[in-house]
This record gives sequence, structure tokens and C1' cells, in this order.
RNA sequence: GCAGGUGUCGUCUAGUGGUUAGGACGCUCGCCCCACACGCGAGAGAUCGUCGGUUCAAUCCCGACCAUCUGUA
Repeated sequence: GCAGGUGUCGUCUAGUGGUUAGGACGCUCGCCCCACACGCGAGAGAUCGUCGGUUCAAUCCCGACCAUCUGUA
């Protein structure tokens, strides 16, 4: 250089065009305990990599770019 994969809360991940973007761990608060841990309950946290396009409607389809990974001469 060329070809392909991936990008979603702090981390890991589900979501296959229309419901409030769901879950686990972590974080905060409360209960429990002499205290801590465990356990239980509640809460905060995502404009879905960026910019455009298609559509009545885009996390989802299309294009370019960015980041990262793999293959290749």
C1' cells in the first nucleotide's frame, strides 16, 4: 500500500429499522453486622467512534474518515 474484522455507561457485553438502549462487574446511598466482608434493597452513569447519506423513522442500512486488530506482497 491492498483486503477484511471490530468500535454501545469506568470495564465486559446484549440489542438486527419503530417500546424508556438491557445485563454483569465496578461506583454511590441505605439495610444487616460491634466492625469489615458476604448478602438484600435503591440510585447515578450511554446524545451507541466522527461526519454525511437513505428512510416517515437509524445503535441497526449505505459512504467517507478516525482508532484498533488480523491477513497479505
Transfer RNA from Diplonema papillatum, 73 nucleotides, folded computationally.
NCBI's taxonomy places the organism under Eukaryota, Discoba, Euglenozoa, Diplonemida, Diplonema.
Its Rfam family is "tRNA". Rfam's curators write: Transfer RNA (tRNA) molecules are approximately 80 nucleotides in length. It is annotated as a transfer RNA.
The RNAcentral record of the sequence draws on ENA.